[in-house]
RNA sequence: GCUCGCGUAGCUCAAUGGUAGAGCAGCGCCUUCGUAAGGCGAAAGUCGGAGGUUCAAAUCCUUUCGCGAGCC
Numbered sequence: 001g002c003u004c005g006c007g008u009a010g011c012u013c014a015a016u017g018g019u020a021g022a023g024c025a026g027c028g029c030c031u032u033c034g035u036a037a038g039g040c041g042a043a044a045g046u047c048g049g050a051g052g053u054u055c056a057a058a059u060c061c062u063u064u065c066g067c068g069a070g071c072c
Stems, first nucleotide, its partner, number of pairs: 001071007010024004018055001027041004048064005
């Protein structure tokens, strides 16, 4: 330099055009003499940035940034 993959909650990851979700962690409550385990609940997201397509974009296209892999 070229090609490909990834980027979504604090962490690990889903969602392949139609209201952004789960597990774990953290928080509150219940249970216990207390802790752990267990149960219930709430909270937490400019979906890396920008632009475009579309009635509608995390999703499709372009560009850019970061990380990783391959080739030379």
The RNA shown here (transfer RNA) has 72 nucleotides and comes from a Patescibacteria group bacterium.
The coordinates come from a structure-prediction model, not an experiment, and the mean pLDDT is 82.
Rfam family: tRNA. Rfam classes the family as a transfer RNA.
The organism belongs to Bacteria candidate phyla, within Bacteria.